[in-house]
Context: one part of a larger RNA
RNA sequence: UUGGGCGUAAAGGGCGCGUAGGCUGUUGCGUAAGUCGGGAGUGAAAUCCCUCGGCUCAACCGGGGAAUUGCUCUCGAUACUGCAUGACUCGAGUGUGGGAGGGGAGAGUGGAACUCCUGGUGUAGCGGUGAAAUGCGUAGAUAUCAGGAGGAACGCCUGAGGCGAAAGCGACUCUCUGGCCCACAACUGACGCUGAGGCGCGAAAGCUAGGGUAGCGAAAGGGAUUAGAUACCCCUGUAGUCCUAGCCGUAAACGAUGGGCACUAAGUAGGAGGAUUUCAACGGUCUUCCUGCCGCAGCUAACGCAUUAAGUGCCCCGCCUGGGGAGUACGGUCGCAAGACUAAAACUC
Numbered sequence: 001u002u003g004g005g006c007g008u009a010a011a012g013g014g015c016g017c018g019u020a021g022g023c024u025g026u027u028g029c030g031u032a033a034g035u036c037g038g039g040a041g042u043g044a045a046a047u048c049c050c051u052c053g054g055c056u057c058a059a060c061c062g063g064g065g066a067a068u069u070g071c072u073c074u075c076g077a078u079a080c081u082g083c084a085u086g087a088c089u090c091g092a093g094u095g096u097g098g099g100a101g102g103g104g105a106g107a108g109u110g111g112a113a114c115u116c117c118u119g120g121u122g123u124a125g126c127g128g129u130g131a132a133a134u135g136c137g138u139a140g141a142u143a144u145c146a147g148g149a150g151g152a153a154c155g156c157c158u159g160a161g162g163c164g165a166a167a168g169c170g171a172c173u174c175u176c177u178g179g180c181c182c183a184c185a186a187c188u189g190a191c192g193c194u195g196a197g198g199c200g201c202g203a204a205a206g207c208u209a210g211g212g213u214a215g216c217g218a219a220a221g222g223g224a225u226u227a228g229a230u231a232c233c234c235c236u237g238u239a240g241u242c243c244u245a246g247c248c249g250u251a252a253a254c255g256a257u258g259g260g261c262a263c264u265a266a267g268u269a270g271g272a273g274g275a276u277u278u279c280a281a282c283g284g285u286c287u288u289c290c291u292g293c294c295g296c297a298g299c300u301a302a303c304g305c306a307u308u309a310a311g312u313g314c315c316c317c318g319c320c321u322g323g324g325g326a327g328u329a330c331g332g333u334c335g336c337a338a339g340a341c342u343a344a345a346a347c348u349c
Base pairs, nucleotide, nucleotide: 003321004320005319006318007303008302012317014201015200016199017198021194022193023192025088026087027086028085030083031082033081034080035077036076037075038074039073040072041071042070049065050064051063052062053061054060091191092188093187094186095184096183097182098181099180103177104176105175106174107173108172109171110154114150115149116148117147118146119145120144121143125136126135162169163168206247207246208245209244210243211242215241216240220236221235222234223233258316259315260314261313262312263311267293268292269291270290271289272288273287274286275285276284277283298305299304322349323348324347331342332341333340334339
C1' cells in the first nucleotide's frame, strides 16, 4: 500500500462558517466525452504459453499458433455518468401568521450575605481543632443595634427542565441582536450535502497595559501533626479570581460516539406547538420538533447500543496500524513569554 477499523482495545478534528474538490432529486429532448459492441491499423524480434519438428534424450535449436490485457482510426448502441437545453416540486430556501427559551451584546436597577469604617449597648474572652497552638481582644474584641462604604456572586424558583455549533448560559428592567419550532402551502425552482487548505469562535490557568480588590486564595510566613511533613488540618496572605483592551489556543474541550440523507417493533415520561373531540375547562385521540427511560429485530469480544443506533445503506471529511523511546529531538510556522501546532530516528522489549 491493500485490507480492516475508530463508545470502553490504537483511532472522531474542541466547535462552527466556508474555498477547491468529491457526491448530488423527478422528467423530456439533443449530443455521444466516459461506457458497451463490430471492423481496420498498429502493438519489432527474442522471451513466456500451446503445438509440430531437429540434434540417440534433455538442456538447446527451428516452424506454426496463441498471447501482447494497450493505443489510434472508423461504423454503430444510448441504459447509466458527463455536457447542452427545456420542464417539475417532494430536497433546500423565501413569505405570511403564531410560539417557547439562563442564546448573544450594551446600559441601568435591586435585595440577602460578607468585609471594612463610624457611633451606641456591653465585658472577658473570641476564634480555631481530633485535640491544640499560632492569631484577635481591657488601646474594649467576639456578641448585638444603628448608620455609612465597597467588591463579588445572584439563594428559593431549579426540574434526568430550557437555550446555544461548541466553549458555555441562571436576580430584575430596557435597548440592540442570532438561531429554533409549529401552522398555511402563496413564492423561487435543485439554489443541495460534505468540506483538504483558509477564516472565525473557543472553559480554566497563564501573559501584556491600565483599573479594581469584599470574599476566596497558588506562592510565601507562622502554628500543629509526624521519625520527617517542602503535605493533608489551623492562623495570616501576594499573584490571581473581577473590569477594559489585546494575546494565548489548550482540556477527561466527553455522549471518551464527525456531519448529512433514507429505511427498520412496541411501551412510557418531560418540554414547545398544531389539529380534532367537548358548551367550556380538564381530559381523550391524532400529529410535528426537542429531551430522557425501557425494550424487539439486528449489531457487539463482551459490556452494552437499539427511530437521539453502536442496526441497514449511500455521500463527504478527520483519524488509527504493537509497547517503550515520544507527542519527545531536529527543522518549520505561530507566540511577548509560557509554550502551541506539525512530527521522526537510533536503540530496546

A computed fold for a 349-nucleotide part of an RNA from a metagenome, annotated as small-subunit ribosomal RNA, central domain. The prediction has a mean pLDDT of 88.